[in-house]
RNAcentral holds the sequence, with entries from ENA and Rfam.
Predicted 3D model of an 89-nucleotide RNA (c-di-GMP-I riboswitch aptamer) from Sporomusa acidovorans.
The same sequence occurs in records of 2 taxa.
It matches the Rfam family "c-di-GMP-I riboswitch aptamer". Rfam's curators write: GEMM was predicted in a large-scale screen for bacterial structured RNA regulatory elements.
The organism belongs to Sporomusa, within Bacteria.
Of the family's consensus pairs, 95% are formed in the model.
RNA sequence: GUAUAUAAUCGGCAAACUUUCUGAAAAGGAAGGACGCAAAGCCAUGGGUCUAACGAUAUGAUAGAAUCUAAGACAGCCAGGUUGCAAUC
Repeated sequence: GUAUAUAAUCGGCAAACUUUCUGAAAAGGAAGGACGCAAAGCCAUGGGUCUAACGAUAUGAUAGAAUCUAAGACAGCCAGGUUGCAAUC
């Protein structure tokens, strides 16, 4: 450095849900809690998904609702980059 399967050790992370905080929302932080994960560590570069505040469109006129839109969010959607632990060859 590459590939393959098996086994073991120290362990690690933490879904849903509950409480609370932030946020327009999606969602995120903290505590509890474990569905699962060999990167379920980190990074928004590409694709994808979610939300729609601001803005735009048209209608309407008490207003509300509708459509479009990310510079917002998702790394536990995929790809990619990067870092790390253990065993064998």